[in-house]
Molecule: c-di-GMP-I riboswitch aptamer
Organism: Betaproteobacteria bacterium
RNA sequence: UCACGAAAAGGGCAAAACCGCCGAAAGACGGUGACGCAAAGCUUCCGGUCUAAGGGCGAGAGUCUAAGAUAGCGGAGUUGCCGGU
Numbered sequence: 001u002c003a004c005g006a007a008a009a010g011g012g013c014a015a016a017a018c019c020g021c022c023g024a025a026a027g028a029c030g031g032u033g034a035c036g037c038a039a040a041g042c043u044u045c046c047g048g049u050c051u052a053a054g055g056g057c058g059a060g061a062g063u064c065u066a067a068g069a070u071a072g073c074g075g076a077g078u079u080g081c082c083g084g085u
Base pairs, nucleotide, nucleotide: 003085004083005082012037013036017032018031019030020029022027035072041078042077043076045075046074047073048070049069050068054065055064056063057062
């Protein structure tokens, strides 16, 4: 330096649920809380998934659509702690 993640140290993050709050929604954020996580740090570049305000179509019911969301769905990129091997 690269690969790897047994045991350990110091630490880190925080699912569901509840409360508050923002949002059309999905969902985000803050608090409480820990299911888990060695990148559960960061980036929507690729695929997936969720939502459908606006827009398209429709007589209507509806239906299609991401420029919204998810990095804790996977891949990729990028930075990084500790440690046997």